[in-house]
RNA sequence: UAUUGCCUAGGGCAAACCCAUUGAAAGAUGGGGACGCAAAGUCACGGGCCUAAAGCCACAAACAGUGGACAUGGUAGCCGGACCGCCAAU
Numbered sequence: 001u002a003u004u005g006c007c008u009a010g011g012g013c014a015a016a017c018c019c020a021u022u023g024a025a026a027g028a029u030g031g032g033g034a035c036g037c038a039a040a041g042u043c044a045c046g047g048g049c050c051u052a053a054a055g056c057c058a059c060a061a062a063c064a065g066u067g068g069a070c071a072u073g074g075u076a077g078c079c080g081g082a083c084c085g086c087c088a089a090u
Stems, first nucleotide, its partner, number of pairs: 002090004012037002017032006035077001041083003045080003048075003056068004
C1' cells in the first nucleotide's frame, strides 16, 4: 500500500424496553439496558419510509372545530451515493 473480515487478540457502537429532558408530532439528547453491527463513524445529495406545528385548501355567515394535501421537521440501525477511519489476517 492492496485485499479480506474465516481465525486470534485489543477494543468500539448500542435495538427493543424503562427513567429524565426536549419537541406540535415523528423524533432527538442523557442515564440504565443489549437485539444486533466490520463502518451501527460522518454527510439528508437521489429514492423510500415516518410525522404535519405554521401557512394553504375544503366544510362553516364568522369564530371554534373537523377533514385534505403539503417538509420547511425527521430517519445514516431502509437502500444507493459521497467523505474519512481502528484492529487483525494475508